[in-house]
RNA sequence: UAUCUGACGUCUCCGAAUGGUUCAACAAUCUAGCGGGGGAACCAGUAUUGGGGUGAAUCCUGUCCCGUCAAUAUAGGGCAGGAAGGGCAACUUGGGUGCCCUAAUCCGACAGCUAACCUCGUAGGAGUACACCAAGAGCGCAA
Numbered sequence: 001u002a003u004c005u006g007a008c009g010u011c012u013c014c015g016a017a018u019g020g021u022u023c024a025a026c027a028a029u030c031u032a033g034c035g036g037g038g039g040a041a042c043c044a045g046u047a048u049u050g051g052g053g054u055g056a057a058u059c060c061u062g063u064c065c066c067g068u069c070a071a072u073a074u075a076g077g078g079c080a081g082g083a084a085g086g087g088c089a090a091c092u093u094g095g096g097u098g099c100c101c102u103a104a105u106c107c108g109a110c111a112g113c114u115a116a117c118c119u120c121g122u123a124g125g126a127g128u129a130c131a132c133c134a135a136g137a138g139c140g141c142a143a
Base pairs, nucleotide, nucleotide: 011127012126013125014124018032019031020030033122034121035120036119037118038117043112050110051107052106053105054104058083059082060081061080062079063078064077065076084102085101086100087099088098089097091136092135093134094133095132096130
């Protein structure tokens, strides 16, 4: 000097998931903010193969696996590709370019929308860094 790993702190990211009160501190309670569900009229809808919610996390094509005496099919799982949806690249927005994700889980026969009203959550996980163009905002310096 460079690289890698670990810890702590700052900062940042996904997400609604952050502040305050109180306490020596933590937690609980309460409160503000943010987010979800249920729930009229009007409107919408015509099912019964169950259906529905949170979430970006759905759909299509091909192929393989499983099981059976064998074959085929359905369900399920793996792989490849595509469409669609979502996130990040450190002020914001739009464009460009690049890199990623498409899970999980809950309700329990039951829910369209929905004013009043009722009710619930406020976790968990991680470490990106091209200012490339345009517009805007802010700070600093100089006059």
Predicted 3D model of a 143-nucleotide RNA (c-di-AMP riboswitch aptamer (ydaO/yuaA leader)) from a Bacillota bacterium. The source organism's lineage runs through Bacteria, Bacillati and Bacillota. Its Rfam family is "c-di-AMP riboswitch aptamer (ydaO/yuaA leader)". Its family is annotated with regulation of gene expression and cyclic-di-AMP binding in the Gene Ontology.